[in-house]
Context: one part of a larger RNA
Molecule: large-subunit ribosomal RNA, domain II
Organism: Candidatus Hodgkinia cicadicola
This record gives sequence, C1' cells and structure tokens, in this order.
RNA sequence: GUCAACGACUUAACGGCGGAAGCAUAGCUUAAACUCCCCAAACGAGCAUAGGCGAAGCGAAAGCGAGUCCCAACUGGGCUAAACAAACAAGUUCCCGCCGUUAAACCCGAAACCGAGUGAUCUAACCGUGGGCAGGCCGAAGGCCGUUUAACCCCGUCCGGAGGGCCGAACUCGUACCUGUUGCAAAAGGUUGAGAUGACCCGCGGUUAGGAGUGAAAGUCCAAUCAAACUCGGAGAUAGCUGGUUCUCUGCGAAAUCUAUUUAAGUAGUCCGUCGCAUUAAUCCCCGCCGGGGUAGAGCACUGGAUGGGCGAAAAAAAGGACUCUCAACGUCCUUUUGAGCCCAACCAAACUCCGAAUACGGCCGUCCCAAUGUGCGUCAGCCGCACUGUGAGCGCUAACGUCCGCAGUGGAGAGGGAAACAACCCAGAUUCCGCGAUAAGGUCCCCAAGUCUAAGCUCAAAGCAAAAAAGGAAAGUCCGCCCUCUCUGACAAUCAGAAUGUAGACUUAGAAGCGGCCAUCAUUCAAAGAGUGCGUAACAGCUCACUGAUCUAGAGGUUGGGCGCCGAAGAUGUAACGGGGCUAAGCUUAGCACCGAAGCCGGAAGUGCGACCAACCGUGUCGCGCGGUAGCAGAGCGUCCCGCAACCGCAGAAGACGAAUUGCAAAGUCCGUUGGAGGUUGCGGAAGUGAUAAUGUUGAC
Repeated sequence: GUCAACGACUUAACGGCGGAAGCAUAGCUUAAACUCCCCAAACGAGCAUAGGCGAAGCGAAAGCGAGUCCCAACUGGGCUAAACAAACAAGUUCCCGCCGUUAAACCCGAAACCGAGUGAUCUAACCGUGGGCAGGCCGAAGGCCGUUUAACCCCGUCCGGAGGGCCGAACUCGUACCUGUUGCAAAAGGUUGAGAUGACCCGCGGUUAGGAGUGAAAGUCCAAUCAAACUCGGAGAUAGCUGGUUCUCUGCGAAAUCUAUUUAAGUAGUCCGUCGCAUUAAUCCCCGCCGGGGUAGAGCACUGGAUGGGCGAAAAAAAGGACUCUCAACGUCCUUUUGAGCCCAACCAAACUCCGAAUACGGCCGUCCCAAUGUGCGUCAGCCGCACUGUGAGCGCUAACGUCCGCAGUGGAGAGGGAAACAACCCAGAUUCCGCGAUAAGGUCCCCAAGUCUAAGCUCAAAGCAAAAAAGGAAAGUCCGCCCUCUCUGACAAUCAGAAUGUAGACUUAGAAGCGGCCAUCAUUCAAAGAGUGCGUAACAGCUCACUGAUCUAGAGGUUGGGCGCCGAAGAUGUAACGGGGCUAAGCUUAGCACCGAAGCCGGAAGUGCGACCAACCGUGUCGCGCGGUAGCAGAGCGUCCCGCAACCGCAGAAGACGAAUUGCAAAGUCCGUUGGAGGUUGCGGAAGUGAUAAUGUUGAC
C1' cells in the first nucleotide's frame, strides 16, 4: 500500500415542546408494598388514595382572598381573576419523537497532577576488601671520598633514586577525519590521537531513591527513559484545539453582522434559515400625493485661508526735512513708506454655508399583476475566520490580490456559454430525456460552429488583429477641416541671363577691398541689385544668395485643430505581450443585413412538490406555478441482526459463494444456472451493539 473484519450521537433520571392515545361538563393519576394468574417473571391484572399536577391570587412573611401588596390613607402604582369578546374554568396520565440539564455523554488524541509501590546488576559518589601497570630516559634531597678552609662554604668524582617527571606497550580514554546511517552496532569499524606511579585503572561485597539521591557542576547521572525515573492506581483526568463520524430519495435553505464577554479559534442574546400554529393580504414592487434633510454641486453672506488693484482715518511706527530752542530734549509742521478698514476683480475649505439637487428615507391613498410577501407565538438550528468586483469615503504613496466602513453584485453554497487557460469579470440560474427550433454574452479565413458579407473611409508601421505606457521628439509619414498670404497684370519649382556705380563707406589693422572686429547703413544708375546671405583669399580675386528679366505654366506657400501611423519602448531555459497558423485585411472607424452560439428561452415526452378544476365524465384525467445548492431544518423510504402474532419454503436441495437475465428515481429487489449440503423466509408489528473510500484509525492476511 491493497483486501477483509471491527470502528463514533448511546443509556438513565429530571425538565421543555410536538405527535398519538385514555379519561375529563373540575378533574387526571397513582409509588413502594401486598394479592392473583404462572414452572418462573413481566414494561400482566387487582389492590394500595400516601403523594403529584390542575381548579386563585397577592404578599418576604404573619396573613387576607376575587382580590392582594406598598401605605396613616389612596381617585396612585405592582401582580392577578373577571370583564373587554360571539365562543373558551382545561387539564392530566402513559407511549413515541426532537431538544435541554446532570452523568465519561458522538469517537480517538495530550503535555501534565496526585497516591501507593519497584529500581544503584547501567551510571554518580562513598565504605569495605582485593588485583594491575613491558621496556627505556632524566637524575631532586641526602651521603662517602677527594680537594680546600682556622673551621665552614664552594668545587670534583661516585653512591643515591625523588617526581600528580619524560618517551612508550598492556590498561584506561575518545582528539581529528573517513566508512557506516533499513549499520556488524538503537553510538560500531579504520587511520590518527590523550593519560599510562597516579586526584591512576579494575574485580567482588555493600550504602545513598524520586521534588529525593548523586554530582572536580554538564541540569550531568539515577537500568537504551531525566528541568523531576519506572510500574500500577485516581482514570474513560481535562482538551473553547486537530482529526474522524458509516444507506437512499424529496421540499426549503443560511451566515461569516450587531451587542456583551480575562473576550478575540470560544460562548450567550440579536440578524438571517427551517418546521408548526395563528392572523389573514396586513407585505414587497410600481403609480400618485405629502414630508423633513443639508450630501453632490455651487457660493463667499458668516468662520477661517488666500491674490491683484483702488481709497486710505485717528492714534502709532520708520526714514528725511523745516520751525522752535544757546546746544540738546520736549514740542509744532511737511514729505515718503508701512498700514487696520472699506470698495473693485478673481479664488479655496471634512470639522465654512446666503443656497442646494438626484437618489435614499418616512407617512398616506389607490390600481394592474402576482399570492411570490408580512406580522405574532412556539420548536429546532446553523452562523458570529469571509473573498473579490463596481461605487461613496477614511488610512496608505488617490501603492498593494493592502487595510477599514457604507451601498450593490457575484463567489462562498452555482454548474452551463464567453474572456486561450482563469472561485469573485461578461452572459445566464442545471428536475430528467429529446429537437439541423429561436436567441444572450461573444463571435463568423483555418485550428473552430457561423460572412473570405454589403457600403464608405482610414492605416504600410516586422503596425494592428480585445491588458497597457509618459514627458518629449519627428528631417515634407499620411488623410480631413478652419484661417492667412502669393497667383493668368503669370505665382511656386526648374532652366537661361543679370546681380551695377560713388566705394576698397568711415574707423581699426601688417593687411581688413560686401563677408576679423567697431560705427554708420546713405546716395546714384536701374527691369533689378544689401555699404551685402553663405562659401572662399594673406589681402584681393573667384563662386553664390537676396533682388530682377526671360522661358514655362496652374496653383503655390504658411499658421493651426483633428484621425490613423513613427521614435521614445530594457530581463533573465525558448519564439513567449494576436491562444496558434497566419492576415494588408482576416487591421482601425462608421452604417447595415445575414448566420453561429448556453444546461437560459421555446416545442415534445417523462418524473416529482404545491395549488386549482370537473351538473353526465373522478381518470394511468386536465390546468397553473415550481424542482442549482454548503452549514442546517423538515418529510418519505431501502437494507441488516434479533423478538412477537399469523403463514409458508426446504435433502425432489435452505443459508452462503460465483455467474447470467430483469425490476425500481435511488437505497435495493426478483428470477434462473452452477456450486454448496441444513436450515431459511414472507405479511403485519416490535426492538436495536443497524449501514464505512477516509480518523499518520484497530486487528489479521498478502
């Protein structure tokens, strides 16, 4: 891993509600015990009338009582019978179902806590008693002798053999690397390494025990277990946490909000769901009427902000001046500036408003359609981690698949078609089957169903072909429009010719002659020609332009607005930013007609839920509206083991196994054959150890 078996909402008491039954015109009902029936027992009968619920309430209570309590007392207030109101004094007992509470309480799962015991054959320390350490090296104290001395000291040779001394086996340890990593091994092997007379190593016997021991101290070790051992018990500890929770069909169908919480992964009440009863049309939408508002916008009348201009007072400030004054100070006067305020013009505001919508909200009346809705009470829930898109705001960077509110949609719980693929976008809500039916979004050259459709423009760009880009640039990209200028008295372009004189203007300068620089920029002759547009020269020269004539001939030049294009334009495996092929339309703009296209719509058939219809016809009838679905609620069924009542099958072959056929929407059923070899089943009821692809499920097999 596969297969098989096992594996999770139970049981009891009490309580609430619903269903069903008994009794009930104030009742209903027994419990234990006892008796009877019986082999025995009962969830059998009888008896038992203690007790319980109900028939009256109010008060803390005494107590009073259709009232009572508060109070000195109510014309007050609380609760309550009656009344309001045609009818209602209705309950109680058992059974069944759902739910709640208490119990292990749907199942499995901790780490832990406590108690009583068992452990020092591992290991830590200690006690007792024993054992072990090849060989080599160094050579402390001390000493003999010699030398020496007054005597010592010192010195020399030798003896000596100290040491947590040195090198290195046994022994003990485990430094580094490698191998090993389902190993030889739940810590090993190899190479290398440390200590090796010591605080050394080892044997045997013994002591210390769990909040305790032991510890040259690492929270180490205490039997492969240690920040509190192991075994058993309390014990099915507790788990607001994770996982799992087993047959079918049908109807409806949520929430991820608010309030509170030692609350934030939980829980309770609310919102939203389901089922029942009641009320019934009270509800929603639409139309009409009536309301209040201070948002969007707008405005500057207030509060503030803020720009320019004008006028500019009293007091005041600064600068300057004059007078007064012997000089100063004080004082008086003049000029300029600043200047509140007022006026004019133009602005800004979530916490400004002289104004002010659309929507939204509230109230009222009424109608079409629909019966889909609303409200009240009760039972049972789930839900209180939401997501994205659009839109109105805040926060953030007008960042985020960001965050937080309001409104709406979709997903969640929603399949189908489209967007290449793509929960949340566009279209559209899947009961089942059928249809060359008609459509939506989106498409119609091929992949790929349908136009190589019609008409008119635009685009040439390795553009565009359904994600996208800026400032800026563009030498004539191209199309359309407005305007200006020139133009048959000949424009624009091209070609031919001219483009002169005073003069080499003056100055400067080596030179400066139109063309280095500075100043001036006149005049003449002309059809026209600048004291010169650009090359050029050392300076001249030379070429050229403006300007003019001729030839030619009909438009030419420019500003500006718009359409489609161009550049700006860079990413990491490989084209790779039309889905691809490819396309010059199969691109873009506009108009139009066809067609394709979904589980939507329509038509046919069928199933099913709810409702309606039928004076002869009540049916396998007709009609209408429905039937996506997670959590969840409600309903109807299938199957399994066992039991009761009734009835059957079976050695002329039961159950089980294998296979074929067949029925039912399904769970499932029936039948036949083979095998098997002794039990099994139907109808109606009852009762559960009642249904497994999932729990790192348990056990077994492979």